The RNA shown here (small-subunit ribosomal RNA) has 1458 nucleotides and comes from an uncultured bacterium. The sequence is in RNAcentral, with records from Greengenes.

RNA sequence: GACGAACGCUGGAGGCGUGCCUAAGACAUGCUCGUCGUGCGAUUGAGAGGUGAGCAUCUCACUUCUCGAGAGCGGCGGACGGGUGAGUAAUGCCUGAACAAUCUACCGGUCAGACUGUGCAUCAUCACCGCGCGAAACUGGUGCCUAAUACCGGAUAAUCUCCCCGAGCGGCAUCCUUGGUGGAGGAAAGUCCGCCUCUGGAUAUGCGGGGCGCUAUGUCGAUGAGUUCACCUCCCAUUAUCUUGUUGGUGGGGUAACGGCCCACCCAGGCGACGAUGGCCAGCCAGCCUGAGAGGGUGGUCGGUCACGCUGGGACUGAGACACCUGCCAUACUCCUACGGGACGCAUCUGUGGGAAAUCUUCCGCAUUGCGCGCUAGCCUGACGGAGCGACGCCCCUUGAGGGACGAAUGCCUUCCGGUUGUUAACCUCUUUUCUGAGGGAAGAACGUCCGGACUGUUAAUAGCCUGUUGGAUUGACGGUACCUCAGGAAUAAGCCCCGGCUAACUACGUGCCUACAACCGCGGUAAUACCUCGGGGGCGAGCGUUGUCCGGAAUCUCUGGGCGUAAAGGGAGCACAAGCAGCUUGAGAAGUCGCAGGUGACAUCCCGCGGCUCUACCGUGGAACUGCCUGCGAAACCAUUUGGCUUGACGACAGGAGAGGCAAGCGGAAUUCCUGGUGUAGCGGCGAAAUGCGUCGAUAUCUGGAGGAACACCACUGGCGAAGGCAGCUUUCUGGUCUGAUCGUGACUCUGAGGCGCGAAAGCUAGUGGAGCUAACUACGAUAGAUACCCUGGUAGUCCUAGCUGUAAACGAUGGGCACUAGGUGUGGGAGGUUUCAUACCCGUCAGUGCCGUAGGUACUCCAAUAAGUGCCCCGCCUGGGGAGUACGGUCGCAAGACUGAAACUCAAAGGAAUUGACGGGUGCCCGCACAAGCGGUGGAGCAUGUGGUUACAUUCGAUGCAACGCGAAGAACCUUACCAGGGUUUGACAUGUCGGUGGUACGGAGUGGAAACACGAAGGACCCUUCGGGGAGCCGGUACAGGUGGUGCAUGGUUGUCGUCAGCUCGUGCCGUGAGGUGUUGGGUUAAGUCCCGCAACGAGCGCAACCCUUACUUCUAGUUGCCAGCGGGUUAAGCCGGGCACUCUAGAGGGACUGCCGUCGACAAGGCGGAGGAAGGUGGGGAUGAUGUCAAAUCAUCAUGCCCUUUAUACCCUGGGCUACACACGUGCUACAAUGGCCGGUACAGCGGGAAGCUAAGGCGUGAGCUGGAGCAAAUCCCAAAAAGCCGGUCCAAGUUCGGAUUGCAGGCUGCAACUCGCCUGCAUGAAGUCGGAAUCGCUAGUAAUGGCAGGUCAGCAUACUGCGGUGAAUGCGUUCCCGGGCCUUGUACACACCGCCCGUCACACCACGAAAGUCGGCAACACCCGAAGUGCGGUGACCCAUCCCGUUCGGAGG
Repeated sequence: GACGAACGCUGGAGGCGUGCCUAAGACAUGCUCGUCGUGCGAUUGAGAGGUGAGCAUCUCACUUCUCGAGAGCGGCGGACGGGUGAGUAAUGCCUGAACAAUCUACCGGUCAGACUGUGCAUCAUCACCGCGCGAAACUGGUGCCUAAUACCGGAUAAUCUCCCCGAGCGGCAUCCUUGGUGGAGGAAAGUCCGCCUCUGGAUAUGCGGGGCGCUAUGUCGAUGAGUUCACCUCCCAUUAUCUUGUUGGUGGGGUAACGGCCCACCCAGGCGACGAUGGCCAGCCAGCCUGAGAGGGUGGUCGGUCACGCUGGGACUGAGACACCUGCCAUACUCCUACGGGACGCAUCUGUGGGAAAUCUUCCGCAUUGCGCGCUAGCCUGACGGAGCGACGCCCCUUGAGGGACGAAUGCCUUCCGGUUGUUAACCUCUUUUCUGAGGGAAGAACGUCCGGACUGUUAAUAGCCUGUUGGAUUGACGGUACCUCAGGAAUAAGCCCCGGCUAACUACGUGCCUACAACCGCGGUAAUACCUCGGGGGCGAGCGUUGUCCGGAAUCUCUGGGCGUAAAGGGAGCACAAGCAGCUUGAGAAGUCGCAGGUGACAUCCCGCGGCUCUACCGUGGAACUGCCUGCGAAACCAUUUGGCUUGACGACAGGAGAGGCAAGCGGAAUUCCUGGUGUAGCGGCGAAAUGCGUCGAUAUCUGGAGGAACACCACUGGCGAAGGCAGCUUUCUGGUCUGAUCGUGACUCUGAGGCGCGAAAGCUAGUGGAGCUAACUACGAUAGAUACCCUGGUAGUCCUAGCUGUAAACGAUGGGCACUAGGUGUGGGAGGUUUCAUACCCGUCAGUGCCGUAGGUACUCCAAUAAGUGCCCCGCCUGGGGAGUACGGUCGCAAGACUGAAACUCAAAGGAAUUGACGGGUGCCCGCACAAGCGGUGGAGCAUGUGGUUACAUUCGAUGCAACGCGAAGAACCUUACCAGGGUUUGACAUGUCGGUGGUACGGAGUGGAAACACGAAGGACCCUUCGGGGAGCCGGUACAGGUGGUGCAUGGUUGUCGUCAGCUCGUGCCGUGAGGUGUUGGGUUAAGUCCCGCAACGAGCGCAACCCUUACUUCUAGUUGCCAGCGGGUUAAGCCGGGCACUCUAGAGGGACUGCCGUCGACAAGGCGGAGGAAGGUGGGGAUGAUGUCAAAUCAUCAUGCCCUUUAUACCCUGGGCUACACACGUGCUACAAUGGCCGGUACAGCGGGAAGCUAAGGCGUGAGCUGGAGCAAAUCCCAAAAAGCCGGUCCAAGUUCGGAUUGCAGGCUGCAACUCGCCUGCAUGAAGUCGGAAUCGCUAGUAAUGGCAGGUCAGCAUACUGCGGUGAAUGCGUUCCCGGGCCUUGUACACACCGCCCGUCACACCACGAAAGUCGGCAACACCCGAAGUGCGGUGACCCAUCCCGUUCGGAGG
C1' cells in the first nucleotide's frame, strides 16, 4: 500500500459497487420451462340465431355463426440461461497452428421438389367411456372408439451416396479436385388467408410467383461443436526407473470423424537425469494487489473456458447429452406406508437449522434488455430490471459562517506572579446544503398493436402481404422516487486512536516489579511524559483502531543484483564419459540474432482525449496499449552448423639434468631388552617428597659371547620429490612424473568436469606370522584428605609384516582447477646461456620451483600482494541467523565400528568475525612501599576501664559495620544535656511574621493558696517611646493565615568528610595515523622520591598533579634589650640578679645570610644523573608539618547546618516530675595495670618544655595521717600562681615466694563539687588482698632523637580522664636482600570478562510448565496383490417363440429380408 474480511468503540445523509472464503454438510415450504387451437380429434363456457319436442311467461334436445377455455396426441424448446469449484498437474487451461480426418437444429443466400394410397372397415393409438389390480405411487403387451404436419408403403429425382471405366490439374504426403459413360440406392405434409366458378345454401375443385410450415438435400455462408499438433503451466530425488494394449505393424470392427478407441495375428519395442513413474497441493486464463522495474503473491465480483450436479456405474431420445429441476441399476441418508410397497436430491432464487471470527429479503415487476414457443396478439422467464438488509468497500456532502477580550466562568497546571482551555463560549449579524411542513414533478417508451388518412411494389384484384410516411390512442416494478419551488428555524447530526524512541503530539494526581502496558527496544520496586485517570496536545474523520493475509522495504536466494583465508561457505586429492566453454583464417547456407510487412493477441480492465449523471465514485465513446505467438521476405558482423587451410595452445621425436617419487630383494652398524659366563657387594630404582617394584637364590655397576625385533644419530636445511595422503641407513632390478636446450613432426587434438572409477594419515576390523622397545585398557599397584587423573612401578591389545576391509582428520595455505595481464628488492635448491678467469669463484640477463620484504590495487578489519585474497575469461563444488543437528527417519555402502545423503517440530534475539579501550591472569619483564626479611616492643591468656554485637527491659534514643564501624559522632549522660520510657499538663502553641477584632488600672509585678513540678487561681504596687495632640507604636487577650517536628528518604540533593594515596599519575589544543572505536604525544634508551630530568622519536606545545614558593626546627649576622640575662665594675645577703649598672653572653622576636650536586675525582653517551671526597652547623627533597590531580566506592552524614518531596497538626508539636542511655548467661575490638630484682618499698638529692589563669590561678603561714580546710600576699601574666616534673643519681631494705610482686573486690570512716552523689561522681585514711608466674592458633606497630620507657600540660568541665590533643626527659637494635605474602606504578601478552575474576560459565538433580515421542490396543483413509459374489446396460453372436405393409413365388402356405 492492498483486502469478498473479522473483532472493539462510535455512527447523520446520498450515489455506485459488493456480501457463506468454513460443511461439494443436511434441508421444511413456495418458485426457477414452457409454448403453439394458423398440426389433430374429443370435451366445454358465453353471446347471437335457427329447427324440433314438452307440463309452453319457461325448460330440454339438435344445429349455424362469432368470441373463448382446453387435459391429451403432435411440433419446437427442456444440451440455453442460472449455480458451484469437489475432482483434475493434463482427456484441463493459455498462445499459435491443423482437419486433404469431421458434424452443425433453428437463421441467411441459392437450386430442385412437394405426385400417389382416399392405408379403410383397419397399421395403429392417446384422451374419453368402461373393466381389473393397488393404501398410495401408479398400472394392464386390458375392453370399446377416433384424428393428424403421428406412423407406413409406392412413384419420381439431382451438382446426393456407392460401384465400374479411363484421362488431366494440384498437393510434402495419406490424397484432393475436375470431366465423361453406365449401373444401383434414395424424399416429402400440410395448414391459414383471399378471390373466382358451381350451387337454394354450404362444401369440394380451381386460381394466387400470398403467409407459415415440409422434402431431397444438395451447395454456399453464418453460428456452435468435435478431434489433432507445438510451446508454456506448483512442490518433493529422503519418489530412479516405469510400461504388456504396453510401442509399432497387417487385417477387421466401431465412430460424425483420425486413432490400440476395440479385436485377431506378428515384431520387441516405448518413456526417463532436458526429471519418466510415484506422492502432496491446486480448477485455468483475461485480470487483480504490490513493486522503479525485473519479479513476487493471487484467481472473489465481471468476462472466456473446463469440470461437476447426493455418491458410483451404464444408457435412451435427439442436430446437439451420456443430460442439475429425463429414464435405469446399485450404495448411503431422509420421508410416506394399510408393512405388501413406494418417494426424494436447493453447488437455481428466497428461506431453515448446522458449522464458523464471519456473509443479506421465504420482497416487487416482466416497464427495460435478453431467451423459449407462436403468423400475430401474446404467454413463460427467482435470467434480468428494481427495491430491502449490512459503514463491507470506493466517492461526494453535512454537522454552520462572519464578528466577538473584561482575554468571562469552569476545569487543569503553577515558581502563586501567572499560564492554558481560548474566539472556544456567552452575545451580535447572517446563511439554509441538510431537516420538517406544503406544492409541483420527470427521463428511462422504443418496437408493437388498434383507429383514421394518403402512397409504393406484387397480383386478375380497389383482398392479402411487403416497403416507407403521417395524425391520434395505448404500455413504468422502481415511485409520487430523482429533481424544482415556497415557508420555518442554527435549528436534526462527532467520534476513534495516539502523545518514551522509531513517530507528529506533555504536564499533574493515583499506584509502588502490584494492577497493568508492550510490533521491536523496553516501562512499573514512592517524585512513571511508557500503567490508570483528569487537563492539554497530535493524527485521521462517519469513521478510527486491532487482528489476519499478500507484496514492498529485504541487494535477506542476489536474471536485473550477493558471496566462500579468519564472519555461513573450496569437494581430502586425482583420472575421466556426458555436459559447458574454447586459438588464427577462407567459403557456404541461414537455426539463433537483426530489419520490413501481414495475421492474431475476445470483451471488460489499465493509460490518454472527449462526453453523460450539479462535482466525484460510476458510466458512455474514440485512441493508444496488450511488451506475446504465427507466417512471408530480406541482411550476414557475431554465435551455432559445415568446407578448406595455418601454427602461437596442446602433444610427440632428439640430447642432457636433479631428486627421502613408487614397488621388490639383499646387506649394515649404534642402542634398548633378554640369555650364558667372569669380576664384584649391598643396595638398586624412582620422586616435589616417597612408596609399590628389583636384590644375599648375588641385583645395580662392569667385561666376554650369543639371541631377537623395531627404528635408521651425525649429514639436515623457510633443502628435495610427489596429485594429495605422504616419502630419510646402504646396494641392486623394475618403474611413474618433472625440468632444461636446439631443431623437427602432428595440426586445436584444449580447459573444466555432475554422475562414475582408482588413490587416500592415524585409529579400528577379519585371517595368519611376529613381538625388542613403547604402550590405550587394568577400579593393577604406589603416592594423595579423596584421585575412576596428572607423577611412579608394572602391563595386554596395538604399534611391525602378509592378504583384505574401512574411507575418515584442524585430510590446513582453514585459500578448487586452468589461461592471460599487472613496480621492484633480496635469499635459497635445479638447469642451460653470456662475460671473464688459474678457477662453472664473482658478475649479467634467463626458465621452471621454493621463502621473505614491499608499490599500485584489493580487503569489514586482520592482512594478501607475480606462489594474489589484484585485473579479466571459462568450468566445477559450496553458503543463506543461532540452537535443535551433522541428530532423527528413509535410502545406499560396510563383518562391525560406522560412513555418505540429510530434515522437521520446538526454541532464542541474538550467535559470529576483526579490531579498540579497560579490567583480570596460580602470564612475562622492570620498579617501589615497615610489604616480606633482619630486629625491638606489643595484642590474643588475667583483672579492670571503654566501645560494639547479642540478650534483657516500659525505655535501655539515634547514627557509624571489611581494610576505610567498634576510647567512633561524644573536647567529658547524677538533673539539664536527651532525641527514649511512664505519668501529669498545654493547643495560634516554648519561637517568627502578616491580618482582623478587643483591651487602658493595660504591660509589668507577684505576697499568698493547691500541687511532685509544670500548671491553675491570684492581693498590694504599677509603667514606656513618638506625636501635627486627632492619634500611632510596643504590650496583653481572642480569632485567622500559620508555627513546630532529632518524623521518613544520604538510593531525590547541596555542603562537608573518609578511602585508594602524597600513589605518580590524569588530560587538553593543533598536527599526523586509522573507515571507525581510537592511537600518537604519555611509548623507547638512561635516570629519579617523582610523567624528575636528559637523549631519541610525527609530533609540537599546554593544563591539573610532582617539585618549589608557606610554617616550624637545626647554624649564624644585624636590629632591639623588659618582665629575660649577669661577663666585667660597685653595693649587699645565711643564701639568692637581691640592688646600682650593663646588653657582652643565654634567651626573646623581627629582618637577613646559608645548601645550589656550587667545587674536586670517577662512572655515564661530551647528557641527565650516580658514586666517593673536600669544605661546612647542616649534603644531595637536612628533619617535621600544612598542601590530597582526573576519578572510584549510589562509601558516610536529612541527628551540625541547609534543602526537594512525603508524613504529622488537641500531636510524630510543647512543658514538667521520675526513670532510662550506666542493665548482663555471653562474644569481639581498643586500652590501662600487672605477673616482678634492669624490680618493689623507705629516706635524701638533680635537671625540662608545651601550656593555663578573673564567676579564675591561688603563694607564704596555720590545722589535719590524708583528701582537704583555713588564710588572702601576688597576678589579666617572659614579672604572680598552677608547679612537686618523673624516670635518673646516692644510701638502706626485701631474696625468688602468689612474695614487702600484683592490686581487683568488699567493709568502715571521711573530704570535695553541686538544688540534689540511691539508681549513677571523684578523692582520702584504715582494713580486705581476687585473677595473674610472660600468654594457643593467629596478629599489630616501628628505620633515629625513631621504637621502647618516664613524667608534665591543655581542651571538654560545677564535679568526674586508663581517652584525646600537645610537650619536653632517658634513649636502643636491625636492614643480607627482593625468591615469596600484601598493596601499588609502567611496558607487553592472552581473554568467551565490561556490574569488569566477588567476572563469566558447564552438567546432573528437585519442583512446575511447554513441545515432540513411545505405549497394550482401537478406528479410519489411500495404494498394491490374490480370491469370491455380482446390478442395470450397450455391442456382437447363438438358440427358441412370435410378428411383418414392400420383394419372390403364387398362395388362406412358404421363401428372402427385417
Overview:
The prediction has a mean pLDDT of 81.